Predicted 3D model of a 95-nucleotide RNA (c-di-GMP-I riboswitch aptamer) from Firmicutes bacterium UBA5388.
It was read from a public genome assembly, where an Rfam model found it.
The prediction has a mean pLDDT of 85.
Rfam family: c-di-GMP-I riboswitch aptamer. About the family: GEMM was predicted in a large-scale screen for bacterial structured RNA regulatory elements.
RNA sequence: UAUCGAUAAAGGCAAAUUCGGUAAAAGCCGAAGACGCAAAGCCAAGGGUCUAAGGGAUAACGAAAUAUUUAUCCUAUGAUUGCCAGGUUGCCGAA
Numbered sequence: 001u002a003u004c005g006a007u008a009a010a011g012g013c014a015a016a017u018u019c020g021g022u023a024a025a026a027g028c029c030g031a032a033g034a035c036g037c038a039a040a041g042c043c044a045a046g047g048g049u050c051u052a053a054g055g056g057a058u059a060a061c062g063a064a065a066u067a068u069u070u071a072u073c074c075u076a077u078g079a080u081u082g083c084c085a086g087g088u089u090g091c092c093g094a095a
Stems, first nucleotide, its partner, number of pairs: 004093002012037002017032006035082001041088003046084002048080003054075007
């Protein structure tokens, strides 16, 4: 230096859940709390997944309409890196 990762040391993060806030929702933020994590630091411009406000399609309703309402479906410009890749930076040092 590259790989690797201890029943090591020092420190770090914080799942579920609860409370409060926020958002259309998914989710996010704060506090409590620890299931876990060696990048569970950062990057959402790759794939997956979640949501569907807005937009679109179809149907119903209706005398009719390109309007309103309702139902179903599609859609990310919204999320998630603690789903997986990739990029980048970084603590420690037994085998």
Taxonomically the source falls in Bacillota (Bacteria, Bacillati).